[in-house]
Molecule: transfer RNA
Organism: Candidatus Nealsonbacteria bacterium RIFOXYB1_FULL_40_15
RNA sequence: UCCGCGGUAGCUCAAUGGUGGAGCAAGAAGCUGUUAACUUCAAGGUUGCAGGUUCGAGUCCUGCCCGCGGAGCCG
Repeated sequence: UCCGCGGUAGCUCAAUGGUGGAGCAAGAAGCUGUUAACUUCAAGGUUGCAGGUUCGAGUCCUGCCCGCGGAGCCG
């Protein structure tokens, strides 16, 4: 330098171009001698950044940044 994959909640991951969800963690309540376990509830999002296409973009296109893998170059 080139190619591929990836970047979404604190973590691990979903989401056919049409209301961004789940599990875990953390929080509150219940349960009880207490803790754990269990049950319930609520909260948590600039979808890496900037543009473009579209009535509508997490999803498609372009550039950039970061991570992983591969290839190339190296007098």